Predicted 3D model of a 1597-nucleotide part of an RNA (large-subunit ribosomal RNA, half A) from a Clostridia bacterium.

[in-house]
Context: one part of a larger RNA
RNA sequence: AGCACAAGGAGAAUGCCUUGGCAUCAGGAGCCGAAGAAAGACGUGACAAGCUGCGAUAAGCUGCGGUGAGCUGCAAAUAAGCCUUGACCCGCAGAUUUCUGAAUGUGGAAACACAUAUGAUGAAGAAUCAUAUAUCAUUAACUGAAUACAUAGGUUAAUGAGGGGAACCUUGGGAACUGAAACAUCUAAGUACCAAGAGGAAGAGAAAUCAACCGAGAUUUCGCGAGUAGUGGCGAGCGAAAGCGAAAGAGGCCAAACCAAGAGUAGCAAUACGCUUGGGGUUCGGACUAGUAUAAACUGACUUACGAUAGUUGAAUGGCGUGGGAAAGCCAACCAAAGAGAGUGAGAGUCUCGUAGACGAAAUUUAGAGGAAGCGACUAGAAUCCAGAGUACCUACAGACACGUGGAAUCUGUAGGGAAUACGGGGGGCCCACCCUCCAAGCCUAAAUACUACCUGAUGACCGAUAGUGGAGCAGUACUGUGAAGGAAAGGUGAAAAGAACCCCGGAAGGGGAGUGAAAGAGAACCUGAAACCUUGUGUUUACAAGCACACAAAGCACGUUAAAGUGCGAUGUGGUACCUUUUGUAGAAUGGUCCGGCGAGUUAUUGUAUGUAGCGAGGUUAAGCACUGAAGGUGCGGAGCCGAAGAGAAAUCGAGUGUGAAUAGCGCGUUAAGUUGCAUGUAAUAGACCCGAAACCGGGUGACCUAUCCAUGAGCAGGUUGAAGUAGGGGUAAAACCUAAUGGAGGACCGAACCGACCCCCGUUGAAAAGUUGGCGGAUGACUUGUGGAUAGCGGAGAAAUUCCAAUCGAACCCGGAUAUAGCUGGUUCUCCCCGAAAUAGCUUUAGGGCUAGCCUCAUAUAUAUUUACCGGAGGUAAAGCACUGAAUAGACGCGGGGCCGAGAGGUUACCAACUCUUAUCAAACUCAGAAUGCCGGAUAAAUUGAGUAUGGGAGUCAGACUAUGUGAGAUAAGUCUCAUAGUCAAAAGGGAAACAGCCCAGACCUACAGCUAAGGUCCCAAAUAUACGCUAAGUGGAAAAGGAUGUGACAAUGCUAAGACAACCAGGAUGUUGGCUUAGAAGCAGCCACUCAUUCAAAGAGUGCGUAAUAGCUCACUAGUCGAGUGAUGUUGCGCCGAAGAUUUAACGGGGCUAAGUAUAUAACCGAAGCUUAGGAUCCUACGGGAUGGUAGGGGAGCGUUCUGUGCGGGGUGAAGUCGUAGCGGAAGCAACGGUGGACUGCACAGAAGUGAGAAUGCCGGAAUGAGUAGCGAGAAUUGCGUGAGAAUCGUAAUGGCCGAAAAUCUAAGGUUUCCUGGGGUAGGUUCGUCCUCCCAGGGUUAGCCGGGAGCUAAGGCGAGGCCGAAAGGCGUAGUCGAUGCACAAACGGUAGAUAUUCCGUUGCCGCUGAGAAUUUAAGUAUACUGACACAAUGUGAAAGCUUGACCCGGGCGUUGGUAGCCCCGGGCGUGAGGCACUGAAAUUAAAAAUAGGGAAGCAAGUGGACACAGUGGCGAGAAAAGGUAUAUGGUAUAUUCGGAGCGCCCGUACCGCAAACCGACACAGGUAGAUGAGGAGAGAAUCCUAAGGCCAUC
Repeated sequence: AGCACAAGGAGAAUGCCUUGGCAUCAGGAGCCGAAGAAAGACGUGACAAGCUGCGAUAAGCUGCGGUGAGCUGCAAAUAAGCCUUGACCCGCAGAUUUCUGAAUGUGGAAACACAUAUGAUGAAGAAUCAUAUAUCAUUAACUGAAUACAUAGGUUAAUGAGGGGAACCUUGGGAACUGAAACAUCUAAGUACCAAGAGGAAGAGAAAUCAACCGAGAUUUCGCGAGUAGUGGCGAGCGAAAGCGAAAGAGGCCAAACCAAGAGUAGCAAUACGCUUGGGGUUCGGACUAGUAUAAACUGACUUACGAUAGUUGAAUGGCGUGGGAAAGCCAACCAAAGAGAGUGAGAGUCUCGUAGACGAAAUUUAGAGGAAGCGACUAGAAUCCAGAGUACCUACAGACACGUGGAAUCUGUAGGGAAUACGGGGGGCCCACCCUCCAAGCCUAAAUACUACCUGAUGACCGAUAGUGGAGCAGUACUGUGAAGGAAAGGUGAAAAGAACCCCGGAAGGGGAGUGAAAGAGAACCUGAAACCUUGUGUUUACAAGCACACAAAGCACGUUAAAGUGCGAUGUGGUACCUUUUGUAGAAUGGUCCGGCGAGUUAUUGUAUGUAGCGAGGUUAAGCACUGAAGGUGCGGAGCCGAAGAGAAAUCGAGUGUGAAUAGCGCGUUAAGUUGCAUGUAAUAGACCCGAAACCGGGUGACCUAUCCAUGAGCAGGUUGAAGUAGGGGUAAAACCUAAUGGAGGACCGAACCGACCCCCGUUGAAAAGUUGGCGGAUGACUUGUGGAUAGCGGAGAAAUUCCAAUCGAACCCGGAUAUAGCUGGUUCUCCCCGAAAUAGCUUUAGGGCUAGCCUCAUAUAUAUUUACCGGAGGUAAAGCACUGAAUAGACGCGGGGCCGAGAGGUUACCAACUCUUAUCAAACUCAGAAUGCCGGAUAAAUUGAGUAUGGGAGUCAGACUAUGUGAGAUAAGUCUCAUAGUCAAAAGGGAAACAGCCCAGACCUACAGCUAAGGUCCCAAAUAUACGCUAAGUGGAAAAGGAUGUGACAAUGCUAAGACAACCAGGAUGUUGGCUUAGAAGCAGCCACUCAUUCAAAGAGUGCGUAAUAGCUCACUAGUCGAGUGAUGUUGCGCCGAAGAUUUAACGGGGCUAAGUAUAUAACCGAAGCUUAGGAUCCUACGGGAUGGUAGGGGAGCGUUCUGUGCGGGGUGAAGUCGUAGCGGAAGCAACGGUGGACUGCACAGAAGUGAGAAUGCCGGAAUGAGUAGCGAGAAUUGCGUGAGAAUCGUAAUGGCCGAAAAUCUAAGGUUUCCUGGGGUAGGUUCGUCCUCCCAGGGUUAGCCGGGAGCUAAGGCGAGGCCGAAAGGCGUAGUCGAUGCACAAACGGUAGAUAUUCCGUUGCCGCUGAGAAUUUAAGUAUACUGACACAAUGUGAAAGCUUGACCCGGGCGUUGGUAGCCCCGGGCGUGAGGCACUGAAAUUAAAAAUAGGGAAGCAAGUGGACACAGUGGCGAGAAAAGGUAUAUGGUAUAUUCGGAGCGCCCGUACCGCAAACCGACACAGGUAGAUGAGGAGAGAAUCCUAAGGCCAUC
């Protein structure tokens, strides 16, 4: 260290539970609000943070009812109280009800500020209290312009409106994704969404309607009609109506004709005209005329029932033991109009609350019934009158109708035109006629219907804490975001707190005892308590071993009962490259998973279709609805409708036939088969449709705190340099120009800090930082930078322009919605067993990785073939072959013709080319005279085969294939290449062999066996032969390779020489003409040339095979003899070998050792060898009972296991259920038992039923735990030591030493934060370590203003905006006004005090406004006019405060141990360390000045420097706010104003603390960012830089 076991920790699964959800049913209610809503803010308790309640009468006040003993909410404790004179609590009705909010007096940054009028109090016009004061509309009255009457307008009064609310409803606007496999008409869809408005419902509604020659009789809703008629790129889709069955049921009123009255207008008047009011009247029309009658129906003040809002009553049990506890068990009872349910220490009819039944209301409320009153009739007649006009209708263009312009009726709108008058008009789907029907252009109308924010009751084969609401707990909370918006986690002690007194250890936390309890292994981190993970102990194994970690075999050690064929560990041997997905193919170095637990994906509805099953059957069946009841998947009624029973045809039509046709023909389709309604299952369509996943599109909103540009108002820019124009002096000119040295101070001028930027390098890159640091760098008076406030918004804005910015997001922001968009694409898709089992092809396809049909698979039913071989009969044009055709191509012969040559020509000639023809020899995918094998088609018979055929119907999957062999093609007769064909294997196939090795060889795995036989392949090690016979190979050939090469070696054949002596070797010879001739300097066998190259001698010897010489010479060879004594030379064919043969991590080209066979050829006989075959046993299925079958991906079919819930039956359970941990049992599997531990209350089996029903993978979701790892890191800068405190000190306090900043790292202050401030205490967490400490936690405390800031004053940009203008709505713009600082106006200083505040308190001295008896003097308010207020930039000048420096001045001290030192010497100080006194001195505000006072009190002086601030002029061009306020003049007019004045008054808000930072913005105690003011000394131009002061800090390992 591994494995196993045991005991623990950690963690929170599982089981059980439920206070909370979800869904449905029934009833109720269906609005609240200016009498101030909804929603909030702030308060309110003895103590009170939160929730709840309530509102200054504040967990409450009053009255009336109910109830009846306790009460002061959640929520304990303490304190103090209330209550039978009735508390608390419940109900009804009142009172009170701060502030915000429609918000309404005005304003506003909601919960705040500030007014006016009247009244009260008051001295008062401060302050306080009460009431009123918004706008719009309507009505009325009054008033009243331009403009005479009038009108607009104004004022007042009354009434109404305004805003909110879940869905439903009506109306005005109105998308897109998507579908159409693209897309435009179309669809989605009049959907989503926006807007306006109403009600408890809304809308619709009493026929100018339908219908069809029959008739119906308003509307609405449901079931049918019907997915029909239609419509439709006639695509996708869309889709009626009449009529029938039901629910409900209800009809009315005007306008007009006519009558009457009234006041008007015109007119001299008669009269005419219109208006108002009343009557009349409303479609079986009326007026009118003539009659008859006073009814029915409808509305309805008021009264009131049953009810609602609290309640009351309500039967019946005891004992025994067990147990902590009885309701369980046992033994005996009882009630029941009550055995629903909940609770009680475990299962309770009889214990409690309830339940059945029966009762009950002072008050409020509903309205069924009654009902005063109101309205309201009929008949006949037919002459006249009336009966809704810019209407109907027409045209054009649109929209709605199921209906897309169509033949398009009907309805509606806009524009143009424009009727009739009941003898008329509309409709009946273009139109016309006939006929029928109705009467438009006015209004109202309940019920049946839709919905549920809300109240009550009930129910659930709904959930049970990752579920069910997002939310069972103080959740729309914490938290995130500028905002719109987004949005969690988190339940359980016990029956009862009996929540652990007391003791011990410890600083505490925590623990050990004791005690409580049935149990503490229920101890608050609390029921049960799984797994990952982390420990400890025991058994066993491991230190020469190479390992997908398992399987089989196995020695040894240990243990000992759900078991003896035992369990744990296990040396050793053999075999053995995970799973899923995707693929032709994965160990794959292709995808996915760290591990564990929980969650996580084919569902539901409707309509078809098929199968099964049940009912009935030529029939079957109800739908909506209604009734009943025991309230349910109930029963009955309901036949409207649907399917079937008859078809044919385009139809008329006919009909067991019909259509076609001339047809009585033929042919097509029918007739000769039973359906239908439930239920279950498969499958399809429509719906999100198996789950997760886009980029996008559209709608409505939210954002300019980032950033871009602009507007308004403020602020900032150390220091140094240069020296434009102009000017004046001198020179110069006729005058100029011009020159010169000055002055001057311009500039998108120069250098360079702050400030702004961002060119380069480093560092950083899980950072200090989601853009920075260090060092350099650019601009730095300008097109500069910056603060505050504002404007512009996504189909958009802004842009010195980069597709740049618009909140860390930009080729179109963000949020929510349409929405589960769509995804021919990827991934994932959960228990078991059994049977069969593919495809990777064809055709078509905007098709090629998708689809449809066919092919191939499966299941059911029916049927009886099918395949192979043998035999018979066929068609064919391939291989091979051939050249007869078509072409190609070769040699020869012949030689038409052509070319060359000769020739004047005729013509001739030709070693040139060459057709036809002939001969020889050839070639072909698109040549065939001829022509196989195999394959294919048909056939009878026989045999064999078997999950072999065919048809119909249900369900699929497959359309990426791979290699090998053969035959073609493409390619290069390349490819592990591409493309076809045939076959095989893999795919989807394991086993044996090929070392290993999907596709090769053998062979097809149901299971078991320590049996046998074989295949391929093998037999030395290594299962089986060291087998046999006969050869070959010597190369480790075997155990890679070519052309080519070679006296390797074997076999065969043929051919020379050879006993008349070969071949080789040795010995000897190898001569002569002649140095052949020629050539040559020479050429003599041997430079070269010539020659049939001769001849002679000889055994033999070339006019010479080589070496050699200048040439000779010389040495050789051929050839010959001898010796020797038997084979030898050359050639061809062939077996096995050799060379040719160089590579990269390692021998590495037998699998290794090794082999001379253990290589190789042939043959023989053995053996080994597989999951093949056989044998034995077993499982399942089939069987013609002999037997046979069972590999399997996609896929089809069949049978089961398990989970949750329901019903019925049978049970189990505190003497211990579920869950959980374990064990060696059972079953073919999923799985199921039994026993023991734990646990402490539920739960099982059988048969049916219903499903949120099975997890390993989805870069899945949530939680927990590992690994990395005690690793990286601990975020700029310096610490060290003593003492103290403390349980404990690097870190806290303090002291000392040492450092750092010092235009900051100091001080003030705006924004922002919001208590962080101070004191005391604490130490769990936070603090990157520690901690006694803190910006942390707890408690207590702290912010004091007439004069500081803001409001009660003003206006800018801009906002809002009475009326008004515009606009589908929402809304946009804008006048008068009203808001709005960053600006204008405006009164206080010094000192002191303290733990925390101070221009605020205190002291002192001032100032501002107001009141005010009284006094004096006068002119105020208002109006008008004018001036002022009132302004930029640059440089310059003048005056000048503070500060600073110096000093020989002042004060105090010193005079030297060592040179100088009584001086122009040195040190320190000269507004502080406190208190008191005095000479003296003497601040600020105020003020013309002075004085006085506070303070100081030893001194406080001088010089220099400095330049806040104020003022002034100059210069150029970019020409540099407004209003309030102020002043002056005029007017005005009478009780006002001014001055003095004892005495009074002075409102609201802010004020702590941080504020270049540990408190703000950056997720952090973050190296970043953050406006303004002060800003000292030395050196220096300087605010650069370095060193220092004051002050601060040493920064948290």
The coordinates come from a structure-prediction model, not an experiment, and the mean pLDDT is 82. The organism belongs to Clostridia, within Bacteria.